The RNA shown here (transfer RNA) has 74 nucleotides and comes from an uncultured Bacilli bacterium. Its Rfam family is "tRNA". Rfam classes the family as a transfer RNA.
[in-house]
RNA sequence: GGGGAAUUAGCUCAGUUGGCUAGAGCAUUUGCCUUGCACGCAAAGGGUCAAGGGUUCGAGUCCCUCAUUCUCCA
Numbered sequence: 001g002g003g004g005a006a007u008u009a010g011c012u013c014a015g016u017u018g019g020c021u022a023g024a025g026c027a028u029u030u031g032c033c034u035u036g037c038a039c040g041c042a043a044a045g046g047g048u049c050a051a052g053g054g055u056u057c058g059a060g061u062c063c064c065u066c067a068u069u070c071u072c073c074a
Stems, first nucleotide, its partner, number of pairs: 001073007010026004019057001028044005051065004
């Protein structure tokens, strides 16, 4: 220098052919349970879908630009 992949909650990730309100597990907080703790059960908080723009009635999803990380080739 060239090719490919990833970027979504504090962490690990799903979201597949665009369609209401963006989700799961773990973690955090609260309650129940217990003499108490743990386990278990229930609930809650937490997101500019890396960033900027475009297409569309509608974008996490399609297109362009850009940043970071990983990987292959030279």